[in-house]
RNA sequence: CUCUUAUCCAGAGUGGCGGAGGGAUCUGGCCCUAUGAUGCCCGGCAACCAUCAGGUAUAGCCUGACAGGUGCUAAUUCCAGCAAAGCAUUGAGCUUUGAAAGAUAAGAG
Repeated sequence: CUCUUAUCCAGAGUGGCGGAGGGAUCUGGCCCUAUGAUGCCCGGCAACCAUCAGGUAUAGCCUGACAGGUGCUAAUUCCAGCAAAGCAUUGAGCUUUGAAAGAUAAGAG
C1' cells in the first nucleotide's frame, strides 16, 4: 500500500511544554483558536486484540475480570455533496435509508 470482517449519535483535563493556525482530502457551510488552538508529554476514557475465569446449542458464540498491544480524548466521521423513498412546494427545503470517502481494530497478501 491492497483485500476481508467488525465498529463509528456513549465516554474522556481548571495539568505541563509550545507559539499559529486548525477541524483527513476537494467544494460549500458551520465551528475551534493569543481567555493559547493544532501538536507533544502527563493524566484520563473505552475495551478491538491478547491474557484469565465461567457458561453454552462448541471450527463458534455469550458473560465477567484485567489493562499487556493498539486506539481515542470539541462539535455524530462537525454537517452536506452521490443514489433511492417519503413530505413540502414557486422555491430549491426537510426527514429516513443506502452508497462513496475516511478513521480504528483484527486477519491475509
Molecule: SAM riboswitch aptamer (S box leader)
Organism: Filobacillus milosensis